[in-house]
RNA sequence: UGGGGUGUAGCUUAAUAGAAAAGCAUUCGCCUUAUACGCGAAAGAUUGGUGGUGCAAGUCCAUCCAUCCCAA
Numbered sequence: 001u002g003g004g005g006u007g008u009a010g011c012u013u014a015a016u017a018g019a020a021a022a023g024c025a026u027u028c029g030c031c032u033u034a035u036a037c038g039c040g041a042a043a044g045a046u047u048g049g050u051g052g053u054g055c056a057a058g059u060c061c062a063u064c065c066a067u068c069c070c071a072a
Base pairs, nucleotide, nucleotide: 001071002070003069004068005067006066007065010024011023012022013021018055026042027041028040029039030038048064049063050062051061052060
């Protein structure tokens, strides 16, 4: 310099274009003499940024950023 992959909750991952879900972690309650385990509930996201297409975008398109791989 060129080509390609990935980016979603604190972490690991889901999600036919119809508006975001789960596990662990966190908080609260139950259980226990107490802790742990177990059970139940709650909170937590402008889906990396900007723009575009479309009735509707995490998803499609363009560009930028971060990271990884390949080639030179």
The RNA shown here (transfer RNA) has 72 nucleotides and comes from a bacterium. The coordinates come from a structure-prediction model, not an experiment, and the mean pLDDT is 84. Its Rfam family is "tRNA".